[in-house]
RNA sequence: GGGCGGAUGGCGGAAUGGUAUACGCGACGGACUUAAAAUCCGUUGGCCGCAAGGCCUUGAGGGUUCAAGUCCCUCUCCGCCCA
Repeated sequence: GGGCGGAUGGCGGAAUGGUAUACGCGACGGACUUAAAAUCCGUUGGCCGCAAGGCCUUGAGGGUUCAAGUCCCUCUCCGCCCA
């Protein structure tokens, strides 16, 4: 230099162009216990807000579309292969 694959909440990891983050782990709160472990229940992306609620968010920037994590273009980073 060329080719292929990948990047998604704190972590792992799903998601047919149609509520972004299912599911698991972790965390927090509660139940149970003398206490704990285990188990069970609830909550759990970020920012603003007393709240109701609003806005933003799939590596970055554009594009297509009524609608994009998903399709197209460029770039960054990681892995593998070829030279």